Context: one part of a larger RNA
């Protein structure tokens, strides 16, 4: 030095576990905000810090219900001081308080700070003062009337929020095996606006000589008819079957919505709730054995191992002073609302765009520009165009449901994950840390049934660490704590060299 065996160190794989995630189902909710939001700063407990709660009335104040013996939130124990059957802590609802910043709104500003004016005041303090829009009143130039402007008052708006929705504006990579029409795609991104849904919507629609009868969504028709450097690709409709159904108005309506009355029902605390003993093993019984019981309850969780009958629950039954939702109902408003049957419209020329349809033989729809009708004895459409025929009535408006989505709440489910997995985050994580910034972005779970977390003694630096003692079923479960693989490093021993 190597090999074997034994025993260790290091390390943290594996197994087991789950506080956390992921994906759904069924319900609920679908908004919050000048009555100051979302999000923060700073404070606040007898206490140094952080988290949670709260706001100078500060882990809270008041009221009304529930509940019934302990309580003064968590990390986090002890101490101190208190509260509580005159019902505390706790749970629900309502009310009050609510510093400063933030749309932030008196002015300013390098957010959480600085500086004002006016009114009231019990002298502690309290209130008002942004901008825009609309309305009303007053005032009022050049300029006579007027108008612009100004002032005051009242009402509204503003900002935030995950997706879904409508509109405006709108790429490129890519594909075409290059690339330009084309595609990607009206996608991404940006902006505006709204609602719990939005949008659309009661035929100037289709159809085909038979007829249907608003819109939306799904299946089909069908990868068909078409379209297309007829390339890559794009891609209907009629008809059929379903979901859901609802119609109306412009001589004041269908409806929508606000408040209100009553009834019913639900939500926000809760209440009752069946039935088991002995024995054996064991540290511990829920396991073994023996004999019972309940079940509208043998979903689930906990308890020192695996419990229907120990605990919490579960089935079932019941419950609201207060606040709120829904259905119907009473009453009173608001909105619909533009106007009065649709004229600079329909149609046409030129240029674009939308239609599955790239200008094509191209109908239909929208319109930047130029033109420009008829008036129901009229007009539009039926895919160039014309006639016949059929069908409908544009240029005004409203309209539930079937449909889309899930930041959020509750219950439940999983041939979903189980700590390099599952959300980035099971743990004080959008943290630490990195970056001027936009932004990027971790690692990190497990003693034990119970702290019973090792009194006391010894070595040692009043150490670190260890040895005894003690606890415990176990301490090679000792806090660097379940299990404890491998790499890697040793100690002892045997053999080889």
């Nucleotide at each position: 030095c190597g090999u074997g065996c034994a025993c260790g160190g290091u390390g943290g794989a594996u197994g087991c576990c789950u506080u956390g995630g992921c994906a759904g189902u069924c319900a609920g909710a679908g908004g919050c905000g000048a009555u100051g939001a979302a999000g923060g700063a700073c404070g606040u407990u007898g206490u140094a810090g952080c988290c949670u709660g709260c706001g100078a009335a500060a882990a809270g104040g008041c009221g009304u219900g529930g509940g019934g013996a302990g309580c003064u939130g968590g990390c986090a124990a002890a101490c101190a001081a208190g509260c509580u059957u005159u019902g505390a802590u706790c749970c629900a609802c309502g009310c009050a308080u609510g510093u400063c910043c933030g749309a932030a709104u008196g002015g300013g500003g390098a957010a959480a700070c600085c500086c004002a004016u006016c009114c009231c005041u019990u002298c502690g303090g309290g209130g008002a003062u942004a901008u825009c829009c609309u309305g009303u009143a007053c005032u009022g130039a050049a300029u006579a009337c007027a108008u612009a402007g100004g002032u005051a008052c009242a009402g509204g708006a503003g900002g935030c929020g995950a997706a879904c929705c409508g509109g405006g504006a709108g790429a490129a990579c890519u594909g075409a095996a290059a690339c330009a029409u084309c595609u990607a795609a009206g996608u991404a991104c940006c902006c505006c606006g709204a609602g719990g849904a939005a949008a659309a919507g009661a035929a100037a629609u289709c159809a085909a000589c038979c007829g249907a009868g608003a819109u939306u969504c799904c299946c089909u028709u069908a990868g068909u008819a078409g379209u297309g450097g007829c390339g890559a690709g794009c891609g209907a409709a009629c008809g059929g079957g379903g979901a859901c159904c609802a119609g109306c108005c412009c001589u004041u309506a269908a409806g929508u919505u606000u408040a209100u009355u009553g009834u019913g029902u639900g939500u926000u605390a809760g209440u009752g709730g069946a039935a088991g003993a002995c024995u054996c093993u064991g540290g511990a019984a829920a396991g073994u054995g023996u004999c019972g019981c309940c079940a509208u309850a043998g979903u689930g969780g906990g308890u020192g191992a695996u419990a229907g009958c120990c605990c919490c629950g579960u089935a079932c039954a019941c419950g609201a002073a207060a606040a709120c939702g829904c259905a119907c109902u009473u009453u009173a408003g608001a909105u619909g609302a533009a106007a009065u049957c649709g004229a600079g419209u329909a149609a046409g020329g030129c240029g674009g765009g939308a239609c599955a349809c790239g200008u094509g033989a191209u109908a239909u729809c929208c319109u930047g520009u130029c033109u420009g009708a008829a008036u129901a004895u009229g007009g539009g459409g039926g895919g160039a165009c014309c006639a016949u025929c059929c069908u409908c009535c544009a240029a005004g408006g409203c309209u539930a449901a079937a449909u889309a989505c899930u930041c959020c709440u509750g219950a439940c489910u999983g041939a979903c994950c189980g700590a390099u997995a599952g959300c980035g985050a099971a743990c004080c994580a959008g943290u630490a840390c990195c970056g001027u910034g936009a932004g990027g972005g971790a690692a990190a779970g497990g003693c034990g049934a119970a702290a019973a977390g090792a009194a006391c003694c010894c070595c040692g630096g009043a150490g670190a660490g260890g040895g005894g003692a003690g606890u415990g079923a176990a301490a090679u479960a000792g806090a660097a704590c379940c299990u404890g693989a491998a790499a890697c490093c040793g100690u002892g021993u045997a053999c080889g060299u």

The prediction has a mean pLDDT of 85. This is a predicted structure of a 497-nucleotide part of an RNA (large-subunit ribosomal RNA, domain I).